c-di-GMP-I-GGC riboswitch aptamer from a Bacillota bacterium, 84 nucleotides, folded computationally.
The model forms 95% of the base pairs in the Rfam consensus.
The coordinates come from a structure-prediction model, not an experiment, and the mean pLDDT is 85.
RNA sequence: CUAGAUAACGGCAAACCUACCGAAAGGUAGGGACGCAAAGCCAAGGGUCUACGGCAUACUGCUAUGAUCGCCCGGCUACCGAAA
Numbered sequence: 001c002u003a004g005a006u007a008a009c010g011g012c013a014a015a016c017c018u019a020c021c022g023a024a025a026g027g028u029a030g031g032g033a034c035g036c037a038a039a040g041c042c043a044a045g046g047g048u049c050u051a052c053g054g055c056a057u058a059c060u061g062c063u064a065u066g067a068u069c070g071c072c073c074g075g076c077u078a079c080c081g082a083a084a
Stems, first nucleotide, its partner, number of pairs: 002084001004080001011036002016031006034070001040076003045072002047068003053063004
């Protein structure tokens, strides 16, 4: 350095519930743990979700500038130290 444990010190927290914010997707805080070795940060590439507004229309459709990094990829940063 690659990589990583039935190790240690610790960390994060899905679903669900409550409150608030938001048009929504979703977010924040508290509770709660399904999981996570980057489940820390970045929305830059792809994917996905939403559609207030805009466009077209009259069954409703399309659209990101919105959201998601706990979908993938990429970038930046980082704790520990068994085997290999």